Predicted 3D model of a 71-nucleotide RNA (transfer RNA) from a Candidatus Woesearchaeota archaeon. Rfam family: tRNA. It is annotated as a transfer RNA. NCBI's taxonomy places the organism under Archaea, Nanobdellati, Candidatus Woesearchaeota.

């Protein structure tokens, strides 16, 4: 220096342009003598910064970070 590829809640992970979803975590309750399991209910995200589009987590460009490979 180039080429690939990945970036979603605290944490792991789905999502083929059209309500962001799920697992665990976190707090309330229920339940129980108490815990631990189970049960309900809520909370909490698209790496930034721009384009296209009636609309972008998706599609394009740019960067940025993290790995892999080429010299």
């Nucleotide at each position: 220096a180039c080429g690939g590829u990945u970036g979603u809640g605290g944490u792991g992970a789905a999502g083929u342009g059209g309500u962001a979803u799920c697992a665990u975590g976190c707090a309330a309750c229920c339940c129980u003598c108490c815990c631990a399991a189970g049960g309900u209910u809520g909370c909490g995200u698209c790496c930034c910064g721009g384009g296209u589009u009636c609309a972008a987590a998706u599609c394009c460009c740019g960067g940025c970070a993290g790995c892999c490979g080429u010299a």